[in-house]
RNA sequence: UCCUCGUUAGUCCAGUGGUUUAGGAUUCCACGCUUUCACCGUGGCGACCCGGGUUCGAAUCCCGGACGGGGAG
Numbered sequence: 001u002c003c004u005c006g007u008u009a010g011u012c013c014a015g016u017g018g019u020u021u022a023g024g025a026u027u028c029c030a031c032g033c034u035u036u037c038a039c040c041g042u043g044g045c046g047a048c049c050c051g052g053g054u055u056c057g058a059a060u061c062c063c064g065g066a067c068g069g070g071g072a073g
Base pairs, nucleotide, nucleotide: 001072002071003070004069005068006067007066010026011025012024013023018056028044029043030042031041032040049065050064051063052062053061
């Protein structure tokens, strides 16, 4: 330098253009339970890497950039 795959809560993982104010698990916080802790139950906080384009509508499709993994020279 080129090719390829990826980037979504603190962490891990879903998400087929509209049904979703982006869902699940875990962490964290509050409450309940318990003599207390843990476990368990209920609730809550928290995310689409950046810029542009297509479209009535983009986390989703396209282009560029950044970062990361793999490969080639």
A computed fold for a 73-nucleotide RNA from Blyttiomyces helicus, annotated as transfer RNA. It matches the Rfam family "tRNA". It is annotated as a transfer RNA. Model confidence (mean pLDDT): 80 of 100. Lineage of the source: Eukaryota > chytridiomyceta > Chytridiomycotina > Chytridiomycetes > Blyttiomyces.